The prediction has a mean pLDDT of 82.
A computed fold for a 72-nucleotide RNA from Patescibacteria group bacterium UBA4787, annotated as transfer RNA.
It was read from a public genome assembly.
Its Rfam family is "tRNA". By type it is a transfer RNA.

[in-house]
RNA sequence: GCCAGCGUAGCUCAGCGGUAGAGCAACUGUUUUGUAAACAGUAGGUCGUCGGUCCAAAUCCGACCGCUGGCU
Repeated sequence: GCCAGCGUAGCUCAGCGGUAGAGCAACUGUUUUGUAAACAGUAGGUCGUCGGUCCAAAUCCGACCGCUGGCU
C1' cells in the first nucleotide's frame, strides 16, 4: 500500500428496517451471629464519528476514526 472482519451497558455478546436485550458484574432488600450462596427488586446505553436513503435506521449506503487478521 491492497483486501476482509469487528466497533451495542463496567465485561462477554445478542439484536440484520418498526418500543435496544441477555448473562456476569454493581446497588438495594429478605435470609444469616457474620460472610458467601440463594431469592426478590433497582439502576446503568446520544448503538465509534459525520453525512445520505427511508414515513421510520443499532440495522441499508458513503466517508472518516479505532482494533484484529490476511496479502505484498